[in-house]
RNA sequence: UAAUGAAAAGGGCAAACUUGCUGAAAGGUAAGGACGCAAAGCCGUGAGCCUACACUGCAUUUACUAAAGUGCUUUCUGACACUUGGUAUCUGCUGCAUGGUAGUCAGGCUGCCAAA
Numbered sequence: 001u002a003a004u005g006a007a008a009a010g011g012g013c014a015a016a017c018u019u020g021c022u023g024a025a026a027g028g029u030a031a032g033g034a035c036g037c038a039a040a041g042c043c044g045u046g047a048g049c050c051u052a053c054a055c056u057g058c059a060u061u062u063a064c065u066a067a068a069g070u071g072c073u074u075u076c077u078g079a080c081a082c083u084u085g086g087u088a089u090c091u092g093c094u095g096c097a098u099g100g101u102a103g104u105c106a107g108g109c110u111g112c113c114a115a116a
Stems, first nucleotide, its partner, number of pairs: 004114002012037002017032006035103001041109003045106003048101003055095001057093003062088004067084005073078001
């Protein structure tokens, strides 16, 4: 120096869960709390996984519109109803990362102790 992790020392981190704050969510953060961890220290570059605000598509609710058609009525250039269309909107589902995850893996950077 590299690989490795027996014994010991000084220590370190902190899963689930609870509470506050934050975020659309996933999640993050602070305190409590310890399942574990020799990189469970740091970095979202690649893969995986999680989420889906916005957006896409489909269905749906409501309102408006009056372009087209039909019916009705008729003095009328009008009124009304229905269907299709258009605009906005409600709800559900779908796809999607630009959001996350370093305690999923790979990769990069750094680091305590030490026998074979």
The RNA shown here (c-di-GMP-I riboswitch aptamer) has 116 nucleotides.
The sequence was found by an Rfam model in a public genome assembly.
Its Rfam family is "c-di-GMP-I riboswitch aptamer". Its family is annotated with cyclic-di-GMP binding in the Gene Ontology.